[in-house]
Context: one part of a larger RNA
């Protein structure tokens, strides 16, 4: 010098970081994902009715999108991660932009709902009937797909790729809304961003008191599976394949941009922020789906907690906040969607513990502040004294000022960009709050360490190897600059030490 520090003494104010590093122990509570009525039928309430039904508002239900992101965490993991740099002639790809082109016909259900009915519950059968942008059928189809023949150019990296022309087979769709102008949507296909998956080379700890490891193993032929290669999985055939340039085991650890130290070269170190993995009570698995094997979805098994009417259920804070335990130690069960983003909507708008603010902690870092001028041959007290005087000390007291911050009142610029509305205009800040006005009056704010030598700053009294200091030398056994006090200095100052660790 540094630190996510923690601990004693102290402690006035602001700003901008920052704050569970031990038990990835266990959690009571609330809040953290919706959302569309311009996709869809019905249910309750209101109002209107020409008794058909219409408007409006709630409420669960079909459907679509979105719940793979946001947000946490750092256990695993020494390669299935991670850094550079490449391939992919082995690959997807929802929502977004371009470009082209399409959009016919029919039909079966299903939930809500009505009736029954079983259970404490959780929640279940059963019967009847219904809508769709659900679901299924059939038609037109292509420059798309396939799988080959044929013909031609061309490229490459074995298996092959592209590209023109030709013949064959095969595949789609929904509507809603509207001022009637169209707008939002569907389907196909070719293109792009934006996001992924795969694969190669090189690099990325400790141990040889670990030397051999391996049977799907190593390759091949054949399949299967996938969005794709591939021993990813399979059946045969072969016997391979790694390893002293350190295989295997074993301990330790997320990784990377970057922090910290140093002149460097290097050591250490990975928290806050950004970029990757990786997990979501613990172990497995699969649906759905453009994308999980899915943190606040489902199944099963297990370990815990919980309700039970004992028959049988229910639950996962490594989200925000907060609680217990264990610790030497880390915070509010706040306020806002007003900004900036996200999801869904045509939009008003809804949600949104991401975010924005606020709070608490001298935990850092930095800034003011605690007053300024004058003021004695120098009070009083206190300490020292050779008793003459020294020293605290211009310090105070006084005297004249100033008025930052901090209270107390006022004031509002910004941070507001949008939205609505023909228009005039209308309206949106939780949180901060400038520059400035008023009041008031030195008034409310200093301490912690240390004075033996490194190392800056010494005299007194006690004490008598006792008490007791201490980072190293060491001090202390009757005059101790070393212990404890005093008073005086020195150092640093809202802090100052200590203990810990890195260089």
């Nucleotide at each position: 010098a540094a630190u996510g520090a923690a601990c004693g003494u102290u402690g006035g104010c602001g700003g901008c970081g920052u704050g569970g590093a031990u038990u990835a122990g266990g959690c009571a509570u609330g809040c953290a994902a919706g959302u569309c009525g311009a996709a869809c039928g019905g249910g309750u309430c209101c109002g209107g009715u020409u008794c058909g039904c219409c408007g409006g508002a709630c409420c669960a239900g079909u459907g679509g999108c979105g719940g793979a992101a946001g947000g946490g965490u750092g256990a695993g993991u020494a390669a299935g991660g991670c850094g550079a740099c490449g391939g992919c002639a082995a690959c997807c790809a929802a929502c977004c932009c371009c470009g082209a082109g399409g959009u016919c016909g029919g039909g079966c259900a299903u939930a809500g709902c009505c009736g029954c009915g079983g259970g404490a519950a959780a929640c279940c059968g059963c019967g009847g009937g219904u809508a769709a942008u659900u679901c299924c059928c059939g038609g037109c189809g292509a420059c798309g797909c396939g799988a080959g023949g044929g013909c031609g150019u061309c490229g490459g990296c074995a298996u092959c790729g592209a590209c023109g022309c030709u013949u064959c087979g095969c595949c789609a769709a929904a509507g809603g809304c509207u001022u009637c102008g169209g707008c939002c949507g569907c389907c196909u296909c070719g293109g792009g961003a934006c996001g992924g998956g795969c694969c190669g080379u090189c690099g990325u700890g400790g141990u040889a008191u670990u030397a051999g490891g391996u049977u799907g193993u190593u390759g091949g032929c054949g399949g299967g599976g996938u969005a794709a290669c591939g021993g990813c999985c399979c059946a045969c055939c072969a016997a391979g394949c790694c390893g002293g340039c350190g295989a295997u085991g074993c301990c330790u650890a997320c990784c990377g941009g970057g922090c910290g130290u140093g002149c460097g070269a290097g050591c250490g170190c990975g928290g806050c922020c950004c970029g990757g993995c990786a997990c979501a009570c613990u172990g497995g698995g699969a649906c759905u789906g453009a994308g999980a094997c899915a943190c606040u979805g489902c199944c099963c098994a297990g370990a815990c907690u919980c309700c039970u009417a004992c028959g049988g259920g229910a639950g996962g804070c490594u989200g925000c906040a907060g609680u217990c335990g264990a610790g030497a130690a880390u915070c509010u069960u706040c306020g806002g969607c007003a900004a900036u983003g996200g999801g869904c909507g045509c939009a008003a708008g809804c949600c949104u513990g991401a975010c924005c603010g606020a709070g608490c902690g001298a935990c850092g870092c930095c800034g003011c502040g605690u007053g300024g001028a004058g003021g004695a041959u120098g009070a009083a007290g206190g300490c020292c004294c050779u008793c003459g005087g020294g020293u605290u000390g211009u310090a105070a007291a006084c005297u004249c000022c100033u008025g930052u911050c901090g209270a107390g009142g006022g004031g509002g610029a910004g941070g507001a960009a949008g939205g609505g509305g023909c228009g005039a205009c209308c309206u949106u800040g939780a949180c901060c709050g400038a520059u400035c006005c008023c009041u008031g009056g030195a008034g409310g704010a200093a301490g912690c360490g240390c004075g033996g030598g490194c190392u800056a700053a010494g005299u007194u009294c006690g004490u008598g190897c006792c008490a007791g200091c201490a980072g190293c030398c060491g001090c202390g056994g009757u005059a101790a600059g070393a212990c404890g006090a005093a008073c005086c200095g020195c150092g640093c100052g809202a802090a100052c030490g200590u203990u810990a660790u890195u260089c």